[in-house]
Context: one part of a larger RNA
Molecule: large-subunit ribosomal RNA, domain II
Organism: wastewater metagenome
RNA sequence: GCCUGCGAGUUAGUGGUACGUGGCGAGGUUAACCCGUGUGGGGAAGCCGUAGCGAAAGCAAGUCCGAAUAGGGCGACAUAGUCGCGUGCUCUAGACCCGAAGCGUAGUGAUCUAUCCAUGGCCAGGGUGAAGCGACGGUAAGACGUCGUGGAGGCCCGAACCCACUUGGGUUGAAAACCGAGGGGAUGAGCUGUGGAUAGGGGUGAAAGGCCAAUCAAACUUCGUGAUAGCUGGUUCUCCCCGAAAUGCAUUUAGGUGCAGCGUCGUCUGUUUCUUACCGGAGGUAGAGCACUGGAUGGUCUAGGGGGCCCACAAGCUUACCGAAAUCAGCCAAACUCCGAAUGCCGGUAAGUGAGAGGACGGCAGUGAGACUGUGGGGGAUAAGCUUCAUAGUCGAGAGGGAAACAGCCCAGAUCAUCAGCUAAGGCCCCUAAGGGACUGCUAAGUGGAAAAGGAUGUGGAGUUGCUUAGACAACCAGGAGGUUGGCUUGGAAGCAGCCACCCUUGAAAGAGUGCGUAAUAGCUCACUGGUCAAGUGAUUCCGCGCCGACAAUGUAGCGGGGCUCAAGCAUACCGCCGAAGUUGUGGCAUUUAUGCAAUAUCUCGGCCUGUUUACAGGUCCAGGAGCAUGGAUGGGUAGGGGAGCGUCGUGUGGCGAGCGAAGCGGCCGGGUAACCGAGCCGUGGAUGCCACACGAGUGAGAAUGCAGGC
Numbered sequence: 001g002c003c004u005g006c007g008a009g010u011u012a013g014u015g016g017u018a019c020g021u022g023g024c025g026a027g028g029u030u031a032a033c034c035c036g037u038g039u040g041g042g043g044a045a046g047c048c049g050u051a052g053c054g055a056a057a058g059c060a061a062g063u064c065c066g067a068a069u070a071g072g073g074c075g076a077c078a079u080a081g082u083c084g085c086g087u088g089c090u091c092u093a094g095a096c097c098c099g100a101a102g103c104g105u106a107g108u109g110a111u112c113u114a115u116c117c118a119u120g121g122c123c124a125g126g127g128u129g130a131a132g133c134g135a136c137g138g139u140a141a142g143a144c145g146u147c148g149u150g151g152a153g154g155c156c157c158g159a160a161c162c163c164a165c166u167u168g169g170g171u172u173g174a175a176a177a178c179c180g181a182g183g184g185g186a187u188g189a190g191c192u193g194u195g196g197a198u199a200g201g202g203g204u205g206a207a208a209g210g211c212c213a214a215u216c217a218a219a220c221u222u223c224g225u226g227a228u229a230g231c232u233g234g235u236u237c238u239c240c241c242c243g244a245a246a247u248g249c250a251u252u253u254a255g256g257u258g259c260a261g262c263g264u265c266g267u268c269u270g271u272u273u274c275u276u277a278c279c280g281g282a283g284g285u286a287g288a289g290c291a292c293u294g295g296a297u298g299g300u301c302u303a304g305g306g307g308g309c310c311c312a313c314a315a316g317c318u319u320a321c322c323g324a325a326a327u328c329a330g331c332c333a334a335a336c337u338c339c340g341a342a343u344g345c346c347g348g349u350a351a352g353u354g355a356g357a358g359g360a361c362g363g364c365a366g367u368g369a370g371a372c373u374g375u376g377g378g379g380g381a382u383a384a385g386c387u388u389c390a391u392a393g394u395c396g397a398g399a400g401g402g403a404a405a406c407a408g409c410c411c412a413g414a415u416c417a418u419c420a421g422c423u424a425a426g427g428c429c430c431c432u433a434a435g436g437g438a439c440u441g442c443u444a445a446g447u448g449g450a451a452a453a454g455g456a457u458g459u460g461g462a463g464u465u466g467c468u469u470a471g472a473c474a475a476c477c478a479g480g481a482g483g484u485u486g487g488c489u490u491g492g493a494a495g496c497a498g499c500c501a502c503c504c505u506u507g508a509a510a511g512a513g514u515g516c517g518u519a520a521u522a523g524c525u526c527a528c529u530g531g532u533c534a535a536g537u538g539a540u541u542c543c544g545c546g547c548c549g550a551c552a553a554u555g556u557a558g559c560g561g562g563g564c565u566c567a568a569g570c571a572u573a574c575c576g577c578c579g580a581a582g583u584u585g586u587g588g589c590a591u592u593u594a595u596g597c598a599a600u601a602u603c604u605c606g607g608c609c610u611g612u613u614u615a616c617a618g619g620u621c622c623a624g625g626a627g628c629a630u631g632g633a634u635g636g637g638u639a640g641g642g643g644a645g646c647g648u649c650g651u652g653u654g655g656c657g658a659g660c661g662a663a664g665c666g667g668c669c670g671g672g673u674a675a676c677c678g679a680g681c682c683g684u685g686g687a688u689g690c691c692a693c694a695c696g697a698g699u700g701a702g703a704a705u706g707c708a709g710g711c
Base pairs, nucleotide, nucleotide: 001711002710003709004708005707006706011093012092013091015090016089017088018087019086020085021084022083023082024081027048028047029046033042034041035040052059053058062074063073064072065071096234097233099231103224104223106221107220108219114198115197116196117195118194119193120192121191122190123188125157126156127155128153132149133148134147135146136145137144161185162184163183165182166181167180168179169178200216202212203211204210237645238644239643240642241641242640247260248259249258250257251256261367262366263364264363265362266361267360268359269358272357274352275351276350277349278348279347280346281345287339288337289336293333294332295331297329298328299327300326304322305321306319307318308317309316370395371394372393373392374391375390376389377388378387379386400411401410402409415588416587417586418585420584421583422582426578427577428576429562430561431560435575437574440571441570442569448564454548455547458545459544460543461542462541463540464539465538466537467536475532476531477530478529479528481505482504483503486500487499488498511526515524516523589635590634591633592632593631594630595629596628597627602626603625604624606621607620608619609618610617611616646700648697649696650695651694652693653692654691655690656689657688664684665683666682667681668680669678670677671676
């Protein structure tokens, strides 16, 4: 890992509550227990209901508060209950199952290990050479020195022994701590055998929270114990109908819960819902504005202040200074408004729709982590696949087609079948279904098929305007002068460092000079003018499409690819086609609704009548359900609600089968909308099985790092 088996909403209570159903009904019902074996009889204590109000005494269709005959609260004015059974939920219990770390109790452990006690054992060999002592020297005597002797030491080197510093291997190991090579201690606080002591909030610890039997920030075993777990995981057959939420308030609350909101089912109501139109309303947003509140720019005017002149003081004159108020012009505002929409909201009327519309009460929930996109805002940086509100949509819980691929984008909501049709978004050269469709333009950049400020005789279109056969624009030929080197400044300044002025003359024209240049001149050139040539040539505005700006890491890699240039790109309008689970056609199923039928063929609530002692039997009426037909509508679905069934095991009643072969198992074949079922046949097997109606459960397996076994 696979296979097989096991594996999770149960049980109890004269609990609570709702619904279904049955008995009796203003009543209903017994409990323990007794007699006893009939699903019998007794047992009235008790409980619920028939009356409430008050804390209570108490009063009572009323009562309480109150001084109240006031007012108010809760009640009455009328009925429906009660006891069983079943189901949903709930309460108390382990309460759907598995899962802690832990807490407490009583015990077991020091054969591992820590420390200690008692008693034993062990430490090859080599080195160093303390004290003391002796001799000699030395001294007044000493001290002291030298030589010997001596054999001290948590001394040195190094085996056994003990340790575990480094590194290699090992790491599903040979080993749940080892192996190899080196390393440290090795007469000591040394190592070690045997016996013994200390026990769990306790021991022991040269202290690491270390060790106390592969277990230690509190050992192990049993019990309390099925501790608790707002947490994680798992929770087993089918079909049908409906179908959420991720919000508000509160919370020692934020991944939990309560109430509300939103779902479903039942009962009641019966268009009250929704949409559109019209009518009537409230409002202060977008925009706009400056009338208020504030902000803020410039001008005018000037109170006041500063400077200057004048001045004994006071006054006066003046000002390229500052400047309130006023005024003119142009602005800004979520917490400004003289104004003011569109939507939306409220009410009324009418029409349409009438659909899983609306409302009330009750049973049962789930949800209370939301996500993105468009729009309006706040926060942030007018950042974020950011965050937080509002509003709409989608996903969530939604499949199908498109966007290459792609929950949240575009189209569109999947009951089933169909080798039929039409369309949506999006497409129609090939991959790839359908047009290398038609018209007129544009683009040359592979722009299309990423990007800004900014830049540019790219190119197309529409304007405005200057010059121009009296000859423009460009090119070429020629002129471009004189007063004068203008004045000043300067070492110099002569058109051309700088300052000032910028005249006059001759002329077709020529600046007191456009640029280069010189130390300054010189020189070149321009403006301006004539000639040659010959027909357009400049400026500017707007629009369309392009260009540059443009640098990233595996490999082209910013059309999905091939490939595409009067297009297979862009723009405009047009025709056709393709294209989905949309829609249509045909057929089937289910749900729901309307109408009709059928009828007593059958069953059932209730009313009435007759017979009848009751029970019961017969007749009749009405409503509903199951039936049939036709028409309409509906049938995506997570959490979740509701409905109807299948299957397993057993019990009861009735029936049927079986050694002429039950169940089970293997195979063939067939049926049903599903869970599933089966006539028949073959084989195996060898003794019980099946159907109908009821009842009762240890009742359905793929998941729980599930449990056991097998492979």